The part of an RNA shown here (large-subunit ribosomal RNA, domain II) has 672 nucleotides and comes from a Candidatus Dojkabacteria bacterium. NCBI's taxonomy places the organism under Bacteria, Bacteria candidate phyla, Candidatus Dojkabacteria. Its mean pLDDT, the model's own confidence on a scale to 100, is 82. Its Rfam family is "Archaeal large subunit ribosomal RNA". On this family, see Yusupov et al., Science 2001: "Crystal structure of the ribosome at 5.5 A resolution". Clan: LSU clan.

Context: one part of a larger RNA
RNA sequence: GCCAAGGAGUUUAUUUAAGUGGCAAGGUUAAUAUUUGAAGCCAUAGCGAAAGCGAGUAUGAAAAUGCGUUAGUUACUUGGGUAAGACCUGAAGCCAGAUGAUCUAAUCAUGAGCAAGGUGAAGUUUUCCGAAAGGAAAAUGGAGGCCUGAACCAUUGUGUGUACAUGCACUUGGAUGACUUGCGAUUAGGGGUGAAAAGCCUAUCUAAUCUGGCAAUGGCUGGUUCCUGUUGAAAUAUGCCUUCGUAUAGUCUCAUUAUUGUUUUCUUAUGGUGUAAAGUACGGAUAGUUUGUGCAGAGGGUUUUUCCUACGGCAAACUUUCCAACUCAGAAAUUAUAAGAUGCAGAUAAUGGGAAACAAGGGCAGCGCGUAAGGUGCUGUUCUGAGACCCGAACAAGGGAGACUAUGGUUAAGGUCCUAAAGUUUAUGUUAAGUGUUUAAAAAGGCGUCUUAAACCUGAGACACUAAGAAUGUAGACAUAGAAGCUGUCAUCAUUUAAAGAAAGCGUAACAGCUCACUUAUUGAGGUUUGAGGCCCUGAAAAUGGACAGGGCUAAAACAUAAUACCGAUACCAUGGGCAUACUCACUGAGUAUUGCGGUAAACAGGCGUCUUUUCUGUUUAGAAGUUUUUUCGAAAGAAAGAAUGGAACGGGAAGGAAUGAGAAUCUUGGC
Numbered sequence: 001g002c003c004a005a006g007g008a009g010u011u012u013a014u015u016u017a018a019g020u021g022g023c024a025a026g027g028u029u030a031a032u033a034u035u036u037g038a039a040g041c042c043a044u045a046g047c048g049a050a051a052g053c054g055a056g057u058a059u060g061a062a063a064a065u066g067c068g069u070u071a072g073u074u075a076c077u078u079g080g081g082u083a084a085g086a087c088c089u090g091a092a093g094c095c096a097g098a099u100g101a102u103c104u105a106a107u108c109a110u111g112a113g114c115a116a117g118g119u120g121a122a123g124u125u126u127u128c129c130g131a132a133a134g135g136a137a138a139a140u141g142g143a144g145g146c147c148u149g150a151a152c153c154a155u156u157g158u159g160u161g162u163a164c165a166u167g168c169a170c171u172u173g174g175a176u177g178a179c180u181u182g183c184g185a186u187u188a189g190g191g192g193u194g195a196a197a198a199g200c201c202u203a204u205c206u207a208a209u210c211u212g213g214c215a216a217u218g219g220c221u222g223g224u225u226c227c228u229g230u231u232g233a234a235a236u237a238u239g240c241c242u243u244c245g246u247a248u249a250g251u252c253u254c255a256u257u258a259u260u261g262u263u264u265u266c267u268u269a270u271g272g273u274g275u276a277a278a279g280u281a282c283g284g285a286u287a288g289u290u291u292g293u294g295c296a297g298a299g300g301g302u303u304u305u306u307c308c309u310a311c312g313g314c315a316a317a318c319u320u321u322c323c324a325a326c327u328c329a330g331a332a333a334u335u336a337u338a339a340g341a342u343g344c345a346g347a348u349a350a351u352g353g354g355a356a357a358c359a360a361g362g363g364c365a366g367c368g369c370g371u372a373a374g375g376u377g378c379u380g381u382u383c384u385g386a387g388a389c390c391c392g393a394a395c396a397a398g399g400g401a402g403a404c405u406a407u408g409g410u411u412a413a414g415g416u417c418c419u420a421a422a423g424u425u426u427a428u429g430u431u432a433a434g435u436g437u438u439u440a441a442a443a444a445g446g447c448g449u450c451u452u453a454a455a456c457c458u459g460a461g462a463c464a465c466u467a468a469g470a471a472u473g474u475a476g477a478c479a480u481a482g483a484a485g486c487u488g489u490c491a492u493c494a495u496u497u498a499a500a501g502a503a504a505g506c507g508u509a510a511c512a513g514c515u516c517a518c519u520u521a522u523u524g525a526g527g528u529u530u531g532a533g534g535c536c537c538u539g540a541a542a543a544u545g546g547a548c549a550g551g552g553c554u555a556a557a558a559c560a561u562a563a564u565a566c567c568g569a570u571a572c573c574a575u576g577g578g579c580a581u582a583c584u585c586a587c588u589g590a591g592u593a594u595u596g597c598g599g600u601a602a603a604c605a606g607g608c609g610u611c612u613u614u615u616c617u618g619u620u621u622a623g624a625a626g627u628u629u630u631u632u633c634g635a636a637a638g639a640a641a642g643a644a645u646g647g648a649a650c651g652g653g654a655a656g657g658a659a660u661g662a663g664a665a666u667c668u669u670g671g672c
Base pairs, nucleotide, nucleotide: 001672002671003670004669005668006667011084012083013082014081015080016079017078018077019076020075021074022073023072026042027041028040046053047052056067057066058065059064087223088222090220094213095212096211097210098209099208105187106186107185108184110182111181112180113179114177116148117147118146119144123140124139125138126137127136128135129134152174153173154172157170158169159168160167189205191201192200193199226607227606228605229604230603231602236249237248238247239246240245252354253353254352255351256350257349258348259347260345261344262343265341266340267339268338269337270336271335272334273333278327279326283323284322285321287319288318289317290316291315292314293313295312298309299308300307301306360384361383362382363381364380365379366378367377368376369375389400390399391398404577405576406575407574408573409572410571414567415566416565417551418550419549423564425563426562427561428560429559430558436553437552444538445537446536448535449534450533451532452531453530454529455528456527457526466521467520468519469518471495472494473493476490477489478488501516504515505514506513578597579596580595581593582592583591584590585589608661610658611657612656613655614654615653616652617651618650619649626645627644628643629642630641631640632639633638
């Protein structure tokens, strides 16, 4: 892991509701051996704190108000509550009594063990020195929690190993000592022992082990076994030592009773509102003009108890541009009331029984916090939750659409070159970037290209190219070393001309030189500038190579604007069938209906099967049960029949009783 078997709402008491019976102002028995039992219990009168009164009573001065003024009781079944282990499994723990020191910690008693080598303390002896004390040297001597290193003890590091549980190898530390070790004994669980690590106390230690209290308790995790039908939630409010819980309300369901309830949508009437757009009457902001005022600084005139005013200030008027916190006026819309239409009727309300749920999440619209977030909180609505199907490549909540069943057709969203059902459809444009084809992007840029508007130039020849000219007074005056169009200051005239600046740029030390403006020739038709719009380009950087889903696509299979056909859902339509609800009828059934039939938690309803009891009735050696297999019936749980196998028991009806249904619980036991 698989298979088989086992495996979870039970029982008693009590209470409440519903259903079905009995009796009924009564109902009913308990203990015991049948009889008996007449105790008791519930009901039959309540109200008041009570005295008490009584179909009333209590409060109150009263008005009045509260409670009450005749249906119960008993048995069975079912749904809930309560007390018990109370649907099953699961703690860590707490307490009590016992059992442990053959492991290990410490201690006591009695025994045992430590190759070999090194170092060489004290003491002693001899010699020398010394008056002595003492000193020096050489021998001798053999101390030490001394050194090296076996046995022995330990286990530092690394490697390896673990067929449950500390091994093995190398390396390493101690090795006469606070040493190691045998045997015997002592200390016991909030206790021991501990050179102290919360270490050790029999593979168990921040409180041993065993048994008991014990089915401890668990608001926590997991599991909880056949079928079908009807309805169908909530993740909110309030309280709680409350936040993964629970109670009450809301929401769901069932029963009974009652009868109107409601308004998706539309119309009318009467009101509410101050948004969008807009406006400038108010408030505030904004650009300009004009007028008034010397009001600040400043300047000037005067030398005044002042005058003038360019930039400003203040005020007013006119025009300009605006406003979430402006509104003279003001929609659409929305909302209230009334009436009508329309729709709904498994509707609405009350009472009673039963719940689940009280972690929600996404889109859109409006908001708070936050730089922001697949963030967080709020309001409304909708969807997911509990919703299949089609589209969106894939994709809980995005688009279409709410799935009883079978068949055929028509559409929705979305699509129609191929993958892949359906147009290589029609018309007119745009794009050249593979832009794009179901979009990541801004400010800022583009002599990319298309459309459009205006102004100006233009056959008296525009614009562009090319050719020629671009002069003279004069090197204007001044400054200057120089200044000649071109360092600087001032002026900027005139002449000749088709035209030519006292010069727009380069250049020279200064000249020179090269262009430009301007003119002519040449050419021969549009050109120049500014604004608006469409598509496109740049701006544009991420980690394996690469994604329009892919292939691929360019007068598209892209984009824009139109047109038309087709494909495409469980939607819609048609036909047949099933079930439910309500009603009608000639009621085993048929008919009718603008009816309904997605569904988690949950409520309610009807069935199937297993074991067993009573009773009735059957099958079976001419083959029971069981097993394998085929067919039929039923919406399903399931039922029946045939064949083979098997070889002795087994069903059906009615009414009871349950240790009554397994795929999950790190489920239990067994097998493989």